[in-house]
RNA sequence: UGGAUUGUAGCUUAACCGGCAAAGCACCGCGCUGUGAAUGCGGCGACUGCGAGUUCAAAUCUCGUCAAUCCACCCA
Numbered sequence: 001u002g003g004a005u006u007g008u009a010g011c012u013u014a015a016c017c018g019g020c021a022a023a024g025c026a027c028c029g030c031g032c033u034g035u036g037a038a039u040g041c042g043g044c045g046a047c048u049g050c051g052a053g054u055u056c057a058a059a060u061c062u063c064g065u066c067a068a069u070c071c072a073c074c075c076a
Stems, first nucleotide, its partner, number of pairs: 001072007010025004019056001027043005049065005
């Protein structure tokens, strides 16, 4: 320098061919318990890396950009 893949909640991941962004863990409250763990019930939380475009409608398509990983090339 070129190419590929990835980026969604505090963490790990879903979300079909564009049509209401979900789940587990964590966290908070309550029950249970002598206390705690475990367990049961309820609750909180993401403008989908960032910026634009297309569309009635974008996590999803297009362009730009940033970051991580991998491959190739160049230099030493």